Predicted 3D model of an 87-nucleotide RNA (Glycine riboswitch aptamer) from a Rhodospirillales bacterium.
This record gives sequence, structure tokens and C1' cells, in this order.
RNA sequence: ACGAUCCCCGCGGGAGAGACCGGACGUCCGGCGCCGAAGGAGCAACCGCCCCUGGAAACUCUCAGGCAAACGGACCGUGGGGGGAUG
Repeated sequence: ACGAUCCCCGCGGGAGAGACCGGACGUCCGGCGCCGAAGGAGCAACCGCCCCUGGAAACUCUCAGGCAAACGGACCGUGGGGGGAUG
């Protein structure tokens, strides 16, 4: 000096599924039916490993969460900050 992976923040985009029923009616509670893209868990291709075994998805499960709007929202793009691989 170039400055990666990664982390944080801002902005833009961002799906699915009952504005269900009942009681109370600000909320909340109960019941049934559903959704998967917060989080969580499980396994797999694969990677590592002498073995034991470790990591691992947008797949699977729905514990949690959600099923008008709002909020939230994996992920994508972009700006800034941290950081410091590589040379």
C1' cells in the first nucleotide's frame, strides 16, 4: 500500500399460510386447520480424520415463530465501520 473470509449498522427488495371459531373484549385464553425464510434441532451429499469422531443446506422436523395490515423476516443488492487473510 492492495486489502479477502467474517462481524456490526443504515438503505432498497423480500415469500408462504384462517381478517377462522368460542369466551372475554385493551389484551389475553382455549380449540381446530395450515406455513417455513427469525431462532432451534436432525440427517445427507461433501470436507476433515488412523479409529473414535467433528463441521455441514434454502433438505427435513415444526420446539419456537408465523397465517389482513403493521412488526418481524432467511436471502439478494448497496453504502459505511471494524478487522486483517493474501501479496

Its mean pLDDT, the model's own confidence on a scale to 100, is 78. Rfam family: Glycine riboswitch aptamer. Rfam links the family to the GO term glycine biosynthetic process. The sequence was found by an Rfam model in a public genome assembly.